[in-house]
RNA sequence: GGGGGAUUAGCUCAGUUGGUAGAGCAUCUGUAUGGCAUACAGAAGGUCGUGGGUUCAAAUCCCGCAUUCUCCA
Numbered sequence: 001g002g003g004g005g006a007u008u009a010g011c012u013c014a015g016u017u018g019g020u021a022g023a024g025c026a027u028c029u030g031u032a033u034g035g036c037a038u039a040c041a042g043a044a045g046g047u048c049g050u051g052g053g054u055u056c057a058a059a060u061c062c063c064g065c066a067u068u069c070u071c072c073a
Base pairs, nucleotide, nucleotide: 001072002071003070004069005068006067007066010025011024012023013022019056027043028042029041030040031039032038049065050064051063052062053061
C1' cells in the first nucleotide's frame, strides 16, 4: 500500500430480505425467608462507532472517516 471481517444496553451477543431495537448476565425495587443464598415479579439502562446520501420510513442499502481483527505484498 491492497483485500476481507467486526463496531447495537455496564459486559457477552441477537436483530427476519428497510417499518418505531431485544435476550442472558450485571444493577435497582417488591414478594417469599429470622437473615443470607436462592426463586419469582417488575423497573431502569441504547439518538445502533462517526459524518453524509437514497427513501414516506435506515441498526439494516450506498459513500467517506475512526477504532480493531485478519490475509496478501